This is a predicted complex of two RNAs, RNase P RNA and transfer RNA, with 460 nucleotides together. It holds a member of the Rfam family "Bacterial RNase P class A". Rfam classes the family as a ribozyme. Gene Ontology terms of the family: dimeric ribonuclease P complex, tRNA processing and ribonuclease P activity.

RNA sequence: UGAGUAAGACAGGCAGGCGCGGACCCGCGAGGGUCCGAGGAAAGUCCGAACUCCACAGAGCAGAAUGCUGGCUAACGGCCAGUGGGGGCAACCCUAAGGAAAGUGCCACAGAAACAUACCGCCUGGCUUCUGGCCGGGUAAGGGUGAAAUGGUAAGGUAAGAGCUUACCAGCAGCCGGGCGACCGUCUGGCUGGGUAAACCCCAUUCGGAGCAAGACCGAGCAGAGGGAUGAGCAGGCCGCUUGCGGGCUGCUCGCGGGCUGCUCGCCCGUCAACUCUCGGGUUGGUUGCUUGAGACAGCAAGCAAUUGUUGUUCUAGAUAGAUGCCCGCCGCCUCUUUUGACGAGAGUCAAAGGGGUACAGAAUUCGGCUUACGGCUUGCUCACACC
RNA sequence: GCGGGAGUAACUCAGUGGUAGAGUUCCUGCCUUCCAAGCAGGCUGUCGCGGGUUCGAGUCCCGUCUCCCGCU
Numbered sequence: 001u002g003a004g005u006a007a008g009a010c011a012g013g014c015a016g017g018c019g020c021g022g023a024c025c026c027g028c029g030a031g032g033g034u035c036c037g038a039g040g041a042a043a044g045u046c047c048g049a050a051c052u053c054c055a056c057a058g059a060g061c062a063g064a065a066u067g068c069u070g071g072c073u074a075a076c077g078g079c080c081a082g083u084g085g086g087g088g089c090a091a092c093c094c095u096a097a098g099g100a101a102a103g104u105g106c107c108a109c110a111g112a113a114a115c116a117u118a119c120c121g122c123c124u125g126g127c128u129u130c131u132g133g134c135c136g137g138g139u140a141a142g143g144g145u146g147a148a149a150u151g152g153u154a155a156g157g158u159a160a161g162a163g164c165u166u167a168c169c170a171g172c173a174g175c176c177g178g179g180c181g182a183c184c185g186u187c188u189g190g191c192u193g194g195g196u197a198a199a200c201c202c203c204a205u206u207c208g209g210a211g212c213a214a215g216a217c218c219g220a221g222c223a224g225a226g227g228g229a230u231g232a233g234c235a236g237g238c239c240g241c242u243u244g245c246g247g248g249c250u251g252c253u254c255g256c257g258g259g260c261u262g263c264u265c266g267c268c269c270g271u272c273a274a275c276u277c278u279c280g281g282g283u284u285g286g287u288u289g290c291u292u293g294a295g296a297c298a299g300c301a302a303g304c305a306a307u308u309g310u311u312g313u314u315c316u317a318g319a320u321a322g323a324u325g326c327c328c329g330c331c332g333c334c335u336c337u338u339u340u341g342a343c344g345a346g347a348g349u350c351a352a353a354g355g356g357g358u359a360c361a362g363a364a365u366u367c368g369g370c371u372u373a374c375g376g377c378u379u380g381c382u383c384a385c386a387c388c
Numbered sequence: 389g390c391g392g393g394a395g396u397a398a399c400u401c402a403g404u405g406g407u408a409g410a411g412u413u414c415c416u417g418c419c420u421u422c423c424a425a426g427c428a429g430g431c432u433g434u435c436g437c438g439g440g441u442u443c444g445a446g447u448c449c450c451g452u453c454u455c456c457c458g459c460u
Base pairs, nucleotide, nucleotide: 001384002383003382004381005380006379007378008377010375012331013330014329016327017326018325020037021036022035023034024033025032026031039360043371044370046369047368048367049366050365051211052210053209054208058265059264060263061262063207064206065205066204067203068082069081070080071079072078083097084095085094086093087092098202099201103200104199105196106195107194119143120142121139122138123137124136125135126134127133128132151169152168153167154166155165156164170192172189173188174187176185177184178183215288216287217286218285224279225278226277227276228275231254232253233252234251235250236249238247239246240245241244255271256270257269258268259267260266295314296313297312298311299310300309301308302307332358333357334356335355336354338353339352340351341350342349343348389459390458391457392456393455394454395453398412399411400410401409406443414430415429416428417427418426436452437451438450439449440448
C1' cells in the first nucleotide's frame, strides 16, 4: 500500500427567522410566555413476555414448535462460554448437531444388483460335438455403472478369494483416567450392520384462545321480520276434590340447546327464558387503558462472558388521519474531466477558491430479542507485496 | 393490529425430490390475387432473490422482497 476479518462509538454542530403537538402559567377574550418533543433500526411482524378479556384456564387425544453440553434471563426459537463437525493459507466464520440396530417409505438415469443380488472376470466340478460350448458350485480381489456397491491401505494366506490372519487408520462395544457435562485420551475385544428423519415416524421438552381494533365508562342513534329447538321419567312436600285422579312447587336422572375457539371426557349455564341461523335497521363520537418502566446514565463489586448485585443521579414524545418541519448564514465531513499557487524530473502531494453532496428512514399499549435497510469514522488482528 | 394466499416463457396457467411443460403470442414455410382462418416447423426460462438439507431442489427448510385478499 492492497485484500480480508472482528469489534466499538456516532448518526453532523452553532446561531437566527417562520411554523406544528403536549403539559403548566398569565389574560374577560383575542392571544402570549416557559419547558419538553423519534430511532438504531421507530421497519418487517419472525419469536418471547407484560397487560386485558374469554370460566378460577381442567384431563386425554389430535396438532404445533424446539432438539450437542453447561450457564444467563420474567420468558424465548434469544444471548454467553464450551464440545463435535465443516469452510478458509490465516485472522476468523458457519453449524435444525437426538434416534437409521422400533417400524414404514424413497434412492431417478445408469448398472447384474440400491439391500439383497454374480454382468464381465478369477477358481473349480460334471457332461460334451474339446484352443470351444452347456449345466452347477465358490468368489465382492479386479473391470464396468453410479452421488452412493458389502470398512480403507499393505503384507501373509488361498484352488481363486475373502477380517481368513496381522500391522496402521476409520467405525462399534467395554475397562480405566480426565471433565459438572457435551466429550477427550490410553488400553482391550470381536470384526462392521448403505444413505435419507429440513420423508413419515419414535423419543424428550414446551404450548388453552384472542389481541389496545384487548378491555372499561359516558353520550348519541335505531325497527324489527322469519326459522331451529322448546321433551321424558322418578322422588318428596302442597292445593283441589269426584279418594285416586288433576294442578302446581322443589330436587335428581336421562335427553335437548348454549359456553369452555379441532375431537372426546369433564365442568358451568339454560330448558318457556335465554341461545342460535338467515335477512334487515342504527352508530363510526368523547373519556380511560396511555406511558415511571423486567426504565435510563455513571461508579463500585462478583463472573472468562452473557448477566447479576449495590450506591448515586435523573424523568426523557403521547399524536388520533396522526405533531417533531421549512428557509437562511457560518463551521465540520465527502467528492470533482474546474481554476490558481507551492513542492517535485515525473507520477503526484499540499494549500486556497468554486461547484455538487451530507445516508437508511418517522413513534401509535409497552418491553426483551431476531432479521432486514443504511452513511462515513476509529481500533485490534490476519495474509500478500514493496521499501528501510 | 390479527390472519390467509400468490410469484414458473411476452400473457394465462400445469408441474410425486430425478432432462421444466401446455395453450395463446412471436418467427419461418405452405395455402390464398391479398388478408384472416387452416396446416407444418421453430425460437423463448436468473422457476422473485439469498442461504441451507440432499448424490440431486421449481418442489423440502430458513431468511428476504413484491403483489393480492379477508377481519371492526